[in-house]
RNA sequence: CAAGCUGGCUGGGCGAUCGCGCUCUGGCGCUGCCAGAGUGAGGAAAGUCCGCGCUCCAUAGAGCACGAUGCUGGCUAACGGCCAGGCGGGGCGACCCGACGGAAUAGUGCAACAGAGAGGUAUAUUGCCGAUCCUCUUAUGGUGGAUUGGUGAGGGUGAAACGGUGUGGUAAGAGCACACCGGCGACUCUGGUAACAGAGCCGGCCAGGUAAACCCCUUCGGGAGCAAGGCCAAGCAGGGAUGAGGUGCUGCUCGUACCGAUUGAGUCCCGGGUAGGCUGCUUGAGAUGGGCGGUAACGCCUUUCCUAGAGAGAUGAUUGCCCAGGGGUCUGUAUGGGCUCCGGACAGAACGCGGCUUAUAGGCCGGCUUGGGUG
RNA sequence: UGGGGAGUGGCCAAGUGGUAAGGCACUGGCCUUUGGAGCCAGGUACCGAAGGUUCGAAUCCUUCCUCCCCAG
Numbered sequence: 001c002a003a004g005c006u007g008g009c010u011g012g013g014c015g016a017u018c019g020c021g022c023u024c025u026g027g028c029g030c031u032g033c034c035a036g037a038g039u040g041a042g043g044a045a046a047g048u049c050c051g052c053g054c055u056c057c058a059u060a061g062a063g064c065a066c067g068a069u070g071c072u073g074g075c076u077a078a079c080g081g082c083c084a085g086g087c088g089g090g091g092c093g094a095c096c097c098g099a100c101g102g103a104a105u106a107g108u109g110c111a112a113c114a115g116a117g118a119g120g121u122a123u124a125u126u127g128c129c130g131a132u133c134c135u136c137u138u139a140u141g142g143u144g145g146a147u148u149g150g151u152g153a154g155g156g157u158g159a160a161a162c163g164g165u166g167u168g169g170u171a172a173g174a175g176c177a178c179a180c181c182g183g184c185g186a187c188u189c190u191g192g193u194a195a196c197a198g199a200g201c202c203g204g205c206c207a208g209g210u211a212a213a214c215c216c217c218u219u220c221g222g223g224a225g226c227a228a229g230g231c232c233a234a235g236c237a238g239g240g241a242u243g244a245g246g247u248g249c250u251g252c253u254c255g256u257a258c259c260g261a262u263u264g265a266g267u268c269c270c271g272g273g274u275a276g277g278c279u280g281c282u283u284g285a286g287a288u289g290g291g292c293g294g295u296a297a298c299g300c301c302u303u304u305c306c307u308a309g310a311g312a313g314a315u316g317a318u319u320g321c322c323c324a325g326g327g328g329u330c331u332g333u334a335u336g337g338g339c340u341c342c343g344g345a346c347a348g349a350a351c352g353c354g355g356c357u358u359a360u361a362g363g364c365c366g367g368c369u370u371g372g373g374u375g
Numbered sequence: 376u377g378g379g380g381a382g383u384g385g386c387c388a389a390g391u392g393g394u395a396a397g398g399c400a401c402u403g404g405c406c407u408u409u410g411g412a413g414c415c416a417g418g419u420a421c422c423g424a425a426g427g428u429u430c431g432a433a434u435c436c437u438u439c440c441u442c443c444c445c446a447g
Base pairs, nucleotide, nucleotide: 001371002370003369004368005367006366007365008364009363010362012322013321014320015319016318017317018316020040021039022038023037024036025035026034027033028032042346046357047356049355050354051353052352053351054225055224056223057222061254062253063252064251066221067220068219070217071085072084073083074082075081086100087098088097089096090095101216102215107214108213109210110209126154127151128150129149130148131147132146133145134144136142137141163181164180165179166178167177168176182206183205184203185202187200188199189198190197191196229279230278231277232276238270239269240268241267242266245259246258247257248256286305287304289302290301291300292299293298323344325342326341327340328339329338330337331336376446377445378444379443380442381441382440385399386398387397393430401417402416403415404414405413423439424438425437426436427435
């Protein structure tokens, strides 16, 4: 210098004019209006995909069903998140990716077409070989055919066909036997908290794929949601039918609490009333700086700070200069200068928080890899 | 806030692991004086997007996009 990998930060700035929500202060003719001051979106406020807090239902109970989770260890309020490690895969490498429990030998299922055969120690088209019979012939041999048996080695099909090479063996063959290689499993030892790794030794054990098919195992999950819930104010009118169980918000069984049998729960129909206010509401698993522990996620101690709270829903519009950026043109060649035009992404709170996922113009900083050049 | 469903030629759609039916519409031909109707033939889909599982995906899984419905 070129090509890349990776971690983090930022996401225009300063004004002018008009306007909006909330809070405080003052004034007024006080359900409000006016003036002044202060304050007023994000890294994702988004999707609502997970997990919590909070509130009510019972201090949230049991079993089944159902749903989710899925290597190991740790972090955390919790998690399907994060960190570290293991194993597998990709890349020359920095590094990246993994739904990664079940040796798919608990069981059930699935595999079109092709193929002899698709999972059962299965099958036999071609082939190889033996036996019997027939035919031809150059005749103890050979060719061709039929029947029967052996074989799974060769060819062929397929995404996939039950290890590979060699030797022995055999009528021909085959882990049939042996040697080496590969895989799998059992045992022992060593290292590690563990996942796992390494070594030794044994067993011809050679087992196909699929669990993002059912299923099995592990761990977890009660339900509803701020329109939760609490308080206040205002208003009203009951009637009819049915009726023994109903309600506690996924299903079933149990358990439990409450309401209920003519003084009638609940359901259905007709009719009547309301359309308000306050609260929950933002001080919190909070933010910033420093120190300590830990490889890290994170934790502990400490300093400073208070930072939107609307309720049909404010946070906006116009414009000037500057800062980045891009295009055109002129000049010029020092990689520069002049003029002009465009122009700052994705997107916006609604109880709060931790994550994930997705969208995002541009800019800044750090670490590393590969290749080339120069000293 | 919570729950459910859909997306397949231009249009309506079938197909829930084995290589995408059918109808309307369109194009060409036959028939007709011409048009319509009828008959014959033909084209048009990589299944909303991306990634994954599998030998194989419209179908199973994950994420995203668009639309519709229901409850309070």